[in-house]
Molecule: transfer RNA
Organism: uncultured beta proteobacterium
């Protein structure tokens, strides 16, 4: 330099052929429970879906360009 796959919550990851309020588990914080912790149970925060244009009535999800990580070739 070419080609393939991959990027969604603090970390792992799910989202089927574009559809409505973005999800789990974990962790974080309060609660309850105990003498006091843990562990169990309940509840709440937390997300520009890697950036930008675009197509579309509508995009995490489709196209193109960027940027990062992985792997093949050369």
């Nucleotide at each position: 330099g070419c080609g393939c796959c991959c990027g969604u919550a603090g970390c792992u990851c799910a989202g089927c052929u574009g559809g409505a309020u973005a999800g789990a588990g974990u962790g974080u914080c309060g609660g309850u429970c105990u003498c006091c912790g843990a562990a169990g149970c309940c509840g709440a925060a937390g997300g520009u879906c890697g950036c930008g244009c675009g197509u579309u009535c509508g995009a995490a999800u489709c196209g193109c360009g960027c940027c990062g990580g992985g792997c093949g070739c050369g």